Source information:
The part of an RNA shown here (small-subunit ribosomal RNA, central domain) has 350 nucleotides and comes from an uncultured organism.
Context: one part of a larger RNA
RNA sequence: UUGGGCGUAAAGCGCGCGCAGGCGGACUAGCAAGUCAGAUGUGAAAUCUCGGGGCUCAACUCCGAAACUGCGUCUGAAACUGUUGGUCUAGAAUAUCGGAAGGGGAGAAGGAAUAUCGCAUGUAGGGGUAAAAUCCGUAGAGAUGCGAUGGAACACCAGAGGCGAAGGCGUUCUCCUGGACGAUAAUUGACGCUGAGGCGCGAGAGCGUGGGUAGCAAACAGGAUUAGAUACCCUGGUAGUCCACGCUGUAAACGAUGAAUACUAGAUGUUGGGGGAGCCUUUUCCUUCAGCGUCGUAGCUAACGCAUUAAGUAUUCCGCCUGGGGAGUACGGUCGCAAGACUAAAACUC
Numbered sequence: 001u002u003g004g005g006c007g008u009a010a011a012g013c014g015c016g017c018g019c020a021g022g023c024g025g026a027c028u029a030g031c032a033a034g035u036c037a038g039a040u041g042u043g044a045a046a047u048c049u050c051g052g053g054g055c056u057c058a059a060c061u062c063c064g065a066a067a068c069u070g071c072g073u074c075u076g077a078a079a080c081u082g083u084u085g086g087u088c089u090a091g092a093a094u095a096u097c098g099g100a101a102g103g104g105g106a107g108a109a110g111g112a113a114u115a116u117c118g119c120a121u122g123u124a125g126g127g128g129u130a131a132a133a134u135c136c137g138u139a140g141a142g143a144u145g146c147g148a149u150g151g152a153a154c155a156c157c158a159g160a161g162g163c164g165a166a167g168g169c170g171u172u173c174u175c176c177u178g179g180a181c182g183a184u185a186a187u188u189g190a191c192g193c194u195g196a197g198g199c200g201c202g203a204g205a206g207c208g209u210g211g212g213u214a215g216c217a218a219a220c221a222g223g224a225u226u227a228g229a230u231a232c233c234c235u236g237g238u239a240g241u242c243c244a245c246g247c248u249g250u251a252a253a254c255g256a257u258g259a260a261u262a263c264u265a266g267a268u269g270u271u272g273g274g275g276g277a278g279c280c281u282u283u284u285c286c287u288u289c290a291g292c293g294u295c296g297u298a299g300c301u302a303a304c305g306c307a308u309u310a311a312g313u314a315u316u317c318c319g320c321c322u323g324g325g326g327a328g329u330a331c332g333g334u335c336g337c338a339a340g341a342c343u344a345a346a347a348c349u350c
Stems, first nucleotide, its partner, number of pairs: 004321003007304002012318001014201004021194003025088007033081002035077008049065006091191001092188003095184004102177004107173001109171001110154001115149007125136002162169002206247006215241002220236004258317006266295013299306002323350003332343004
């Protein structure tokens, strides 16, 4: 390379938008680039193959044929691909009408709790642990009551519930804003799918500047434990956690499962809609669309398991893998304030 693969063995980019490219619905007419057929020219000789001949045979060699699967030109075919024109509505989009922690901003408010402070009551303990001690407390702690301040997070509702492309999103109100879903089948008429590069989003930790700091808490200090204890346990405690702006761009960023479309037994729970029937008061049943779950047939799988949300049956496009270690490292490059990220070997070794 041809292949074979990518849930767990190596392998799906963390997620989206999207230029180029690749692929692309139904009917119809034309063209004839691809495609197919015929003719013709060319495809040197030698070689190869076949049929003969010559050296005593053979190697070798001579003659003839075939072949040279290719390319050019001409003529023709029009199913498929392509292309041009026309038409369509099943894909896609739009319009109208209806129900959730999706995102962002500003503000206000809320109650519980922790902490601190003030006042009051009140007296000797409190705290902590397996047990202790460090620690707090007669300068009045802890406890209780009232009040104040401040920061962070939002109990119950809450659900295997909902939303979002992913990361993720949960007190309440308001403003701006995105998407999904259902019904109608009104409008456009293939406008679609995927997507190398590119651009954007991207938990936590970390970084820069400024603020904030109640609780928690790397580092650090002390007390214990221990042979030691740079730990686990305890008392403290700074970065940080919070806010604004900017950077970083990584995670077991996981469903360890790329996106889209079509098809392929059922059963059951649940969320949001639509239709119908019963019933008239709650609601019950049937059906259908979209989503989230549980089980399970065929099929698949090395097995585990997956199973209409496929890891089944197929198609299109992208990404990735190719023994273990060395190594996601070195060097170089790009990016970054840095930490580092991305790209990415080899020697050697088993």